[in-house]
RNA sequence: GUAGAAUUAAAUACGGUUCCUCAUAUAUUUUUGGGAAUAAGGCCCAAAUGUUUCUACUCAGCACCGUAAAUGCUGAACUAUGAGGGAAGGUGAGUCAUUG
Repeated sequence: GUAGAAUUAAAUACGGUUCCUCAUAUAUUUUUGGGAAUAAGGCCCAAAUGUUUCUACUCAGCACCGUAAAUGCUGAACUAUGAGGGAAGGUGAGUCAUUG
C1' cells in the first nucleotide's frame, strides 16, 4: 500500500520500502599520452581496457625509492543483479576451523 474483515477496538493475508548477510560482476584492475612532487614527496588531467552490467575505479596506513623516475603491499566500499534473514541481553558445555 492492497485485500477482506470489523464498526468504541483489535486481530489476518499478500506485496513494497529500509536494513543486514552471502553470491555474481571487478581484480576499487590494466595500458597509453601529457603534466607535477621528491624521504615533511610519492599526485593531477585525458583516452582506452575490464562487466551477459548502469555507475565507480578512490582513501588511509605501511613499505620502498639516498635525490632519480618510478612505485609496491595491506585494509576499507559504492553501484548493478540475485538469494536468504525476527530482535535484545546473559550463562554454561561440546565440536570444528583459523590466528597469535